Annotation
A computed fold for a 74-nucleotide RNA from a Rhodospirillaceae bacterium, annotated as transfer RNA. The sequence is in RNAcentral, with records from ENA. Rfam family: tRNA. About the family: Transfer RNA (tRNA) molecules are approximately 80 nucleotides in length. The organism belongs to Rhodospirillaceae, within Bacteria. The prediction has a mean pLDDT of 81.

[in-house]
RNA sequence: GAUCCCUUAGCUCAACUGGUUAGAGCGUGGUGCUAAUAACGCCAAGGUCCGAGGUUCAAGCCCUCGAGGGAUCA
Numbered sequence: 001g002a003u004c005c006c007u008u009a010g011c012u013c014a015a016c017u018g019g020u021u022a023g024a025g026c027g028u029g030g031u032g033c034u035a036a037u038a039a040c041g042c043c044a045a046g047g048u049c050c051g052a053g054g055u056u057c058a059a060g061c062c063c064u065c066g067a068g069g070g071a072u073c074a
Stems, first nucleotide, its partner, number of pairs: 001073007010026004019057001028044005050066005
C1' cells in the first nucleotide's frame, strides 16, 4: 500500500437477506428457600446499536466517508 472481516448492556455474543416495545448467558442489586453460606427459583436495573451523512413511509440491518481492532497478500 491492497483485499477481507469485526464494532449492539459492565463482559461474551444473538437479532432468520428493513417492519412496529432490541434480546440471551454471565455479572450486579433485591427477594424466596436454609440455622447459615453456596447452589437453585423469582423479580429488577442497565443500550438509543462505534461516529457522521445518505436511501426509505420505516434502518441494528442497505449505501458512502471517517475511527478503532483483527486476518491475509505485497